[in-house]
Bacterial large signal recognition particle RNA from a Chloroflexota bacterium, 265 nucleotides, folded computationally.
RNA sequence: UCGUGCCAAGCGGGGAGCUAGCGGUGCCCUGAACCUGCAAUCCGCUCAGCAGGGCCGGAAUCCUCGUGGAGGUUUCGCAGUUCGAACCGCUGGCAUUCGAUGCUCGGUGUUGAGAGUCGGGUUCUUGCGCGGCAGAGUCCCGUGAACCCCGUCAGGUCCGGAAGGAAGCAGCGGUAAGCGGAUAGCUCUGGGCGACGCAGGGUGAUCUGAUUCGAGCCGAGGCGGGUGCCAAGUACGGGCUACAUUCCGAAUUCGAGGUGCACGG
Numbered sequence: 001u002c003g004u005g006c007c008a009a010g011c012g013g014g015g016a017g018c019u020a021g022c023g024g025u026g027c028c029c030u031g032a033a034c035c036u037g038c039a040a041u042c043c044g045c046u047c048a049g050c051a052g053g054g055c056c057g058g059a060a061u062c063c064u065c066g067u068g069g070a071g072g073u074u075u076c077g078c079a080g081u082u083c084g085a086a087c088c089g090c091u092g093g094c095a096u097u098c099g100a101u102g103c104u105c106g107g108u109g110u111u112g113a114g115a116g117u118c119g120g121g122u123u124c125u126u127g128c129g130c131g132g133c134a135g136a137g138u139c140c141c142g143u144g145a146a147c148c149c150c151g152u153c154a155g156g157u158c159c160g161g162a163a164g165g166a167a168g169c170a171g172c173g174g175u176a177a178g179c180g181g182a183u184a185g186c187u188c189u190g191g192g193c194g195a196c197g198c199a200g201g202g203u204g205a206u207c208u209g210a211u212u213c214g215a216g217c218c219g220a221g222g223c224g225g226g227u228g229c230c231a232a233g234u235a236c237g238g239g240c241u242a243c244a245u246u247c248c249g250a251a252u253u254c255g256a257g258g259u260g261c262a263c264g265g
Base pairs, nucleotide, nucleotide: 001265002264003263004262005261006260010055011054012030013029014028015027020046021045022044023043024042034053035052036051037050038049062258063257064256065255066254071248072247075244077243079241080240081239082238083237084236086234087233091231092230093229094228095227096226097225098224099223103221104220105219106218107217108216114213115212116211117210118209119208120207121206122205123204124201125200126199127198128197129196130194131193133190134189135188136187137186138185140181141180142179143178149174150173151172152171157166158165159164
């Protein structure tokens, strides 16, 4: 160096997750790659899937290092977006209140603004009256007592020699309480009543008269302060996206290096 037969290795890899750890089932990426059985209530192991079978087999295929960078992953990172709950210190908006007004606009004002003084009306309130309403009583009608209410009392009863007298049931008439009705009038009482009257109070609101002074006054906006609410604001938490960053890292990629035994020429 060539050949033959073997052994090791290989017949997909990777990420996250799970796990004390490793590999696998399941998920994702890569992309094409022996078969059967096992596995999330997990399965098998402890240098690493297990069990059975097959192929290949010392290199194009195995091993190591690098290249490459699909994909995954880390972060009190940074920015955006979305959701949640909270807050008003900041920004902005809205509401409300107070103040100033010398700014803007509108209205009004010497045909008198505004203020002061003296009055009046309305509203408010107190009392009384009037009216109305309601209730009760009175008045009116009817009814209404076996006897213990009245009148008249047939019959009958009693007294009397008689004349005559007495009590008196039923009936008839009436009446009391009561009951029922009517409700115009009268009396009393009451009020969630009143386009009413009289007298008083109050100066709050509003209108107005007289008089004195004689030029401003009112509204809106804007400005300043207070209070409250809200989000597009603030801070917090969760999700997503882009960037940065950490750690892995597929694609028969590409590059470099390494790899056993026996026999024969």
It was read from a public genome assembly, where an Rfam model found it. Rfam family: Bacterial large signal recognition particle RNA. About the family: The signal recognition particle (SRP) is a universally conserved ribonucleoprotein involved in the co-translational targeting of proteins to membranes. It is annotated as a non-coding RNA gene. Model confidence (mean pLDDT): 77 of 100.